[in-house]
């Protein structure tokens, strides 16, 4: 350089839940805790979900641990 593997080994993330707290809401953030994860690092580009507002047409968020895609990476082994 490339594959490929929850993945020996050193490590990393952090589900549900419980607290504090922001937000109308979806939901975020901490700290605790671990369901799990080979990119469960980042991007909200498409496309799903969901919230708000609206009679509809739509509009403005949320989700990357829903699926795709785009960048960039650890280790071992060939």
């Nucleotide at each position: 350089g490339u594959u490929a593997g929850a993945g020996a080994a050193a490590g990393c993330u952090a589900a549900a839940c419980c607290u504090a707290u922001u937000g109308u809401g979806a939901a975020g953030u901490a700290g605790g805790g671990a369901c799990a994860g080979a990119a469960a690092a980042c991007u909200a580009u498409g496309g799903g979900u969901c919230u708000u507002u609206g009679a509809a047409g739509a509009a403005a968020g949320a989700u990357c641990g829903c699926c795709a895609g785009g960048u960039u990476g650890c280790c071992a082994u060939g």
Predicted 3D model of a 78-nucleotide RNA (c-di-GMP-I riboswitch aptamer) from Sulfurovum sp. The model forms 95% of the base pairs in the Rfam consensus. Its Rfam family is "c-di-GMP-I riboswitch aptamer". Gene Ontology term of the family: cyclic-di-GMP binding. Lineage of the source: Bacteria > Pseudomonadati > Campylobacterota > Campylobacterales > Sulfurovum. The coordinates come from a structure-prediction model, not an experiment, and the mean pLDDT is 82.